This is a predicted structure of a 538-nucleotide part of an RNA (small-subunit ribosomal RNA, 5' domain) from an uncultured bacterium. Its mean pLDDT, the model's own confidence on a scale to 100, is 83. The full RNA is in RNAcentral, with records from ENA.

[in-house]
Context: one part of a larger RNA
RNA sequence: GAUGAACGCUGGCGGCGUGCCUAACACAUGCAAGUCGAACGCGUGCGAAGCACGGAACGCUUUGUGAAUGAACAGUCAUUCAUGAAGCGUUGCGUACUUCGCAUGAGUGGCGGACGGGUGAGUAACACGUGGAUAACCUGCCCCAGGCAUGGGAAUAACAACCGGAAACGGUUGCUAAUGCCCGAUACACUCCGAAAAUGGCAUCAUUUUUGGAGAAAAGAUUUAUCGGCCUGGGAGGGGUCCGCGUCUGAUUAGCCAGUUGGCGGGGUAACGGCCCACCAAAGCGACGAUCAGUAGCCGGCCUGAGAGGGUGAACGGCCACAUUGGGACUGAGACACGGCCCAAACUCCUACGGGAGGCAGCAGUGGGGAAUAUUGCGCAAUGGGCGAAAGCCUGACGCAGCAACGCCGCGUGAAGGAAGAAGGCCUUCGGGUUGUAAACUUCAAUCUCCGGGGACGAUAAUGACGGUACCCGGGUCGAAGCACCGGCUAAAUACGUGCCAGCAGCCGCGGUAAUACGUAUGGUGCAAGCGUUAUCC
Numbered sequence: 001g002a003u004g005a006a007c008g009c010u011g012g013c014g015g016c017g018u019g020c021c022u023a024a025c026a027c028a029u030g031c032a033a034g035u036c037g038a039a040c041g042c043g044u045g046c047g048a049a050g051c052a053c054g055g056a057a058c059g060c061u062u063u064g065u066g067a068a069u070g071a072a073c074a075g076u077c078a079u080u081c082a083u084g085a086a087g088c089g090u091u092g093c094g095u096a097c098u099u100c101g102c103a104u105g106a107g108u109g110g111c112g113g114a115c116g117g118g119u120g121a122g123u124a125a126c127a128c129g130u131g132g133a134u135a136a137c138c139u140g141c142c143c144c145a146g147g148c149a150u151g152g153g154a155a156u157a158a159c160a161a162c163c164g165g166a167a168a169c170g171g172u173u174g175c176u177a178a179u180g181c182c183c184g185a186u187a188c189a190c191u192c193c194g195a196a197a198a199u200g201g202c203a204u205c206a207u208u209u210u211u212g213g214a215g216a217a218a219a220g221a222u223u224u225a226u227c228g229g230c231c232u233g234g235g236a237g238g239g240g241u242c243c244g245c246g247u248c249u250g251a252u253u254a255g256c257c258a259g260u261u262g263g264c265g266g267g268g269u270a271a272c273g274g275c276c277c278a279c280c281a282a283a284g285c286g287a288c289g290a291u292c293a294g295u296a297g298c299c300g301g302c303c304u305g306a307g308a309g310g311g312u313g314a315a316c317g318g319c320c321a322c323a324u325u326g327g328g329a330c331u332g333a334g335a336c337a338c339g340g341c342c343c344a345a346a347c348u349c350c351u352a353c354g355g356g357a358g359g360c361a362g363c364a365g366u367g368g369g370g371a372a373u374a375u376u377g378c379g380c381a382a383u384g385g386g387c388g389a390a391a392g393c394c395u396g397a398c399g400c401a402g403c404a405a406c407g408c409c410g411c412g413u414g415a416a417g418g419a420a421g422a423a424g425g426c427c428u429u430c431g432g433g434u435u436g437u438a439a440a441c442u443u444c445a446a447u448c449u450c451c452g453g454g455g456a457c458g459a460u461a462a463u464g465a466c467g468g469u470a471c472c473c474g475g476g477u478c479g480a481a482g483c484a485c486c487g488g489c490u491a492a493a494u495a496c497g498u499g500c501c502a503g504c505a506g507c508c509g510c511g512g513u514a515a516u517a518c519g520u521a522u523g524g525u526g527c528a529a530g531c532g533u534u535a536u537c538c
Base pairs, nucleotide, nucleotide: 001537002536003535005534006533007532008531009530012411013410014409015408016407017406018404019403020369025367026366027365029364030363031362034111035110036109039108040107042105043104044103045102046101047100048099049098050097052095053094054093056091057090058089059088060087061086062085063084064083065082066081067080068079069078070077071076118322119321120320128246129245130244131243132242133241134240137239138238139237142235143234144233145232146231147230148229150184151183152182153181159174160173161172162171163170164169190215191214192213193212194211195210196209197208198207199206200205220227221226248294249293250292255285256284260282261281262280263279265277266276267275297319298318299317300316301312302311303310304309324345325344326343327342328341347358348357349356350355375401377400378399379398383397384395385394386393387392414444415443416442417441424435425434426433427432448479450475451474452473453472454471458466482527483526484525485524486523487508488507489506493522494521495520496519497518503510504509
């Protein structure tokens, strides 16, 4: 000088950062990866339209019964009222069916869950860094170019019925759709096999041209704007593999190795290769340190230093490895896959004892360990990501807020005036000295804080979690200093107490009756919202 620090005393504000270094110990709870109805068939709810049926109300027509009035009067006729039946029309309701729309649920299907986020256990290794190689390779989405999309088929989940199980979950039968699956057609370029020629290369060989044979495609949706599908070539970005060099300690580890080293043939892979296998040979590595053991993720960087070097690998960025422990594959362009699957093991939980469920080294949070490390917060407004044509949905990535002087930086705790100098404290040679312009007191200011008012940028239409925040204006009470040291190194001294005691101490060393070294007080010195101590590195 530095720190992801801790501890002691103290503590006003702001900005920007940082915050389990220990138990890769165990985890309650919530959230962290979904999305698409413009791929598809269903279920449910709501709404609309059509048709059918049922019943209701109203109106009209016909008609039965009863009462009243009038005419005629003999049983009849007319009008009004009440009530019943039938038909027609209108209105609205309910139910069933069909169609459509919206919402929603699970399912089939597509894309994404291989990114993003965490951790550092393992790893001394082509893991990483750097420079090359790939004539030994792959590449979804994206961009460019060329060509194409024709005809059929069989299923299956959902669903229904039945059955089993405590549950998790499962079985049988039956039905159905698709951009799901299968078959056929076509396909210059593509792949494989064969022939010929040319050009190029360090070799295996590569490229181009001509030609024969074989193989391999597709899917539709729609709001008619588009979005998709298939084949081939190229690109971009991403990845795999190989090689040169570099990469800790120990020789009180000196020999190591049987798929071991090489070959031939095969298998496997996107691809070379003992990667794997059969056979053959007996090689291969090592004092230029093999093997073994210990330790460790590597780097850009960071700290220190004039540099060379030494130390380190928190945060941020790149790469690698891992996801309770060990093993395995499936799907897929990509995984041997943190919030997928299977097996084994330990642990935890449920159980009807037959059997099941789980994996915070994601964000919070809990217990534990520890000297020690935070909120079970807000928001998708921004940036970015996934899906979608879009609207949008999801996003503990991220943006913010909360806690912590953990760090860096900045600011404040007032300014001016004010006595030959109050009081008090301390010292004293008792004269005085010092604290000290310090205080009181007067005037003023307003940075921070406080109160009142206004109020963003971030968003170039709308949309702001932060946030009534930052910032601006006005007002005015004063609310804001400690810590260590003072023998020398080393800036800063006196008194009292103690008496080799109590204690101090980084080194030298202090203390046994006048201690500038212990303790206290006064004074001083240093740093300052910090100051000291401890630990570690240079």